[in-house]
Context: one part of a larger RNA
RNA sequence: CUAGGCGUAAAGGGCAAGUAGGCGGAAUGGUAAGUGAGGUGUCAAAUGCGUCGGCUCAACCGGCGUCAUGCAUUUCAUACUGUCAUUCUAGAGUAGGGUAGAGGAAGACGGAAUUCCUGGUGUAGCGGUGGAAUGCGCAGAUAUCAGGAAGAACACCGGUGGCGAAGGCGGUCUUCUGGGCCACUACUGACGCUAAAUUGCGAAGGUGUGGGUAUCGAACAGGAUUAGAUACCCUGGUAGUCCACACAGUAAACUAUGUACACUAGGCGUCGGGAGGGACAAGCCUUUCGGUGCCGUAGCUAACGCGUUAAGUGUAUCGCCUGGGGAGUACGAUCGCAAGGUUAAAACUC
Numbered sequence: 001c002u003a004g005g006c007g008u009a010a011a012g013g014g015c016a017a018g019u020a021g022g023c024g025g026a027a028u029g030g031u032a033a034g035u036g037a038g039g040u041g042u043c044a045a046a047u048g049c050g051u052c053g054g055c056u057c058a059a060c061c062g063g064c065g066u067c068a069u070g071c072a073u074u075u076c077a078u079a080c081u082g083u084c085a086u087u088c089u090a091g092a093g094u095a096g097g098g099u100a101g102a103g104g105a106a107g108a109c110g111g112a113a114u115u116c117c118u119g120g121u122g123u124a125g126c127g128g129u130g131g132a133a134u135g136c137g138c139a140g141a142u143a144u145c146a147g148g149a150a151g152a153a154c155a156c157c158g159g160u161g162g163c164g165a166a167g168g169c170g171g172u173c174u175u176c177u178g179g180g181c182c183a184c185u186a187c188u189g190a191c192g193c194u195a196a197a198u199u200g201c202g203a204a205g206g207u208g209u210g211g212g213u214a215u216c217g218a219a220c221a222g223g224a225u226u227a228g229a230u231a232c233c234c235u236g237g238u239a240g241u242c243c244a245c246a247c248a249g250u251a252a253a254c255u256a257u258g259u260a261c262a263c264u265a266g267g268c269g270u271c272g273g274g275a276g277g278g279a280c281a282a283g284c285c286u287u288u289c290g291g292u293g294c295c296g297u298a299g300c301u302a303a304c305g306c307g308u309u310a311a312g313u314g315u316a317u318c319g320c321c322u323g324g325g326g327a328g329u330a331c332g333a334u335c336g337c338a339a340g341g342u343u344a345a346a347a348c349u350c
Base pairs, nucleotide, nucleotide: 003322004321005320006319007304008303012318014201015200016199017198021194022193023192025088026087027086028085029084030083031082033081034080035077036076037075038074039073040072041071042070048066049065050064051063052062053061054060091191092188093187094186095185096184097182098181099180103177104176105175106174107173108172109171110154114150115149116148117147118146119145120144121143125136126135162169163168206247207246208245209244210243211242216240220236221235222234223233258317259316260315261314262313263312266295267294268293269292270291271290272289273288274287275286276285277284299306300305323350324349325348332343333342334341335340
């Protein structure tokens, strides 16, 4: 490189925006670059192929014919691709009307619990475990009542419920703000899809500076257990956990399933809209669009399973894989304060 692949065997980039590139709806006309057909020129000789001939045959040699991807030029064709022009509305979008939501940011407020402090009651234990001990407690603990302080998280509702591109998002209210969905019109008129590079976002843990520190709690200390116990269990406990700003840029970042579009039996739930039926209303029935689940047909699959939310049937495009180990390592480059990240081999070995 080809080919075959990427749910679980190696393989989908963590997610998005988007540049180049690739690909791209309907109609008419022009052009004729790609494309197709013909002509001409060229494509040296030798070689090759066909045939005839010469060495007694053959190899070999000679004559004639033929072949020659391609390139150039010219004439023609115009379905498809390209290009130019005009037009269209089915893709895409905009405006007007509704609608659901833990979507995001900032601010304010709330109650329960926890710990601590003060005071009251009260007395000898509390705590903890498999059992204990360390620990706390007569300097009055635990328990209980009242008051106060602080920080963090928001029980029930809560749901294979909702929202978000992913990470993720959950007390209440206010302000600012993104996106989605539905119905009906009007408008723009292919404005689209994908997406190297690039840019932004990106859990937890970690880093820097400054705050904060109730709980929990790496490290650490002690008590146990044990042959030992640098653990599991217990008592403490620093960083951290929280906030602001900056960095870091990774995860089983998982649906282990890239994105977009089209097509292909159904059944049962559930969430958000619309329409119709029936009705005072609610509940109910039918239907349609958009999400989210379960089961299942055809088909697919090595099987498991997937199955209109495809792993089915097709199209476009990006990323990635090519035996195990060595190794996501070394070296180099690059990013980072560091930790480290990204890119990424080979020898050797089975």
This is a predicted structure of a 350-nucleotide part of an RNA (small-subunit ribosomal RNA, central domain) from Cloacimonadales bacterium (SeqCode).
The coordinates come from a structure-prediction model, not an experiment, and the mean pLDDT is 88.
The full RNA is in RNAcentral, with records from ENA.
Taxonomically the source falls in Cloacimonadales (SeqCode) (Bacteria, Pseudomonadati, Candidatus Cloacimonadota, Cloacimonadia (SeqCode)).